[in-house]
RNA sequence: ACAGGUUUGCGCCUGUCUAAAUAGGUAUUAAGCGCAAAGCGGUGCGAAAGUGUUUAAACACACUUUUGUGCGUUACA
Numbered sequence: 001a002c003a004g005g006u007u008u009g010c011g012c013c014u015g016u017c018u019a020a021a022u023a024g025g026u027a028u029u030a031a032g033c034g035c036a037a038a039g040c041g042g043u044g045c046g047a048a049a050g051u052g053u054u055u056a057a058a059c060a061c062a063c064u065u066u067u068g069u070g071c072g073u074u075a076c077a
Stems, first nucleotide, its partner, number of pairs: 001016005006038006025076003032040001042071012
C1' cells in the first nucleotide's frame, strides 16, 4: 500500500495476491469481531409450493424453497 472478517465509515485483528482464521477482551445468542446506520445472512407470524413421516384418501407433524410483514444477540470488563 492492498486484500479479507455481510455493506458504508471509524475501530480491532489477520494476511501478502490469497480470502481464509483457533485472530479480533471474556463468555453468551439463531444473530455473523465492536459502534452508528443498513437489513445481505438470521428470526417470529401469514400465504403459496416441494420433500419426508402418516392416512384408504385427506387432516396433521417436521424440514426446505419463494413471498408479504414485524424483530433485529445478551451480560460483564
This is a predicted structure of a 77-nucleotide RNA (Pistol ribozyme). Model confidence (mean pLDDT): 87 of 100. The sequence is in RNAcentral, with records from ZWD. The model forms 100% of the base pairs in the Rfam consensus.